[in-house]
This is a predicted structure of a 72-nucleotide RNA (transfer RNA) from a Candidatus Collierbacteria bacterium.
């Protein structure tokens, strides 16, 4: 200096143009003597940042920022 992956809920992770989802956790309630389990609800996201593109972008394009491999 090159090139290749990944970044999306508190973790892990999916979702590959058309209203963001799961599991785990977290909170309330029910059950129980009570805690566990189990069930039933709720809360959590400027989709890693600007720009383009398109009616329409997590999703394509460009650049960048962070991490990680591997050339040199």
């Nucleotide at each position: 200096g090159g090139g290749c992956c990944c970044g999306u809920a508190g973790c892990u992770c999916a979702g590959c143009g058309g209203c963001a989802g799961a599991g785990c956790g977290u909170c309330g309630a029910g059950c129980u003597u009570a805690u566990a389990c189990c069930u039933c609800g709720a809360a959590c996201g400027u989709c890693g940042u600007a720009g383009g593109u398109u009616c329409g972008a997590a999703u394509c394009c460009u650049a960048c920022c962070g991490g990680g491999c591997c050339c040199a």

Its Rfam family is "tRNA". Gene Ontology term of the family: triplet codon-amino acid adaptor activity. By type it is a transfer RNA. Rfam's curators write: Transfer RNA (tRNA) molecules are approximately 80 nucleotides in length. The coordinates come from a structure-prediction model, not an experiment, and the mean pLDDT is 81.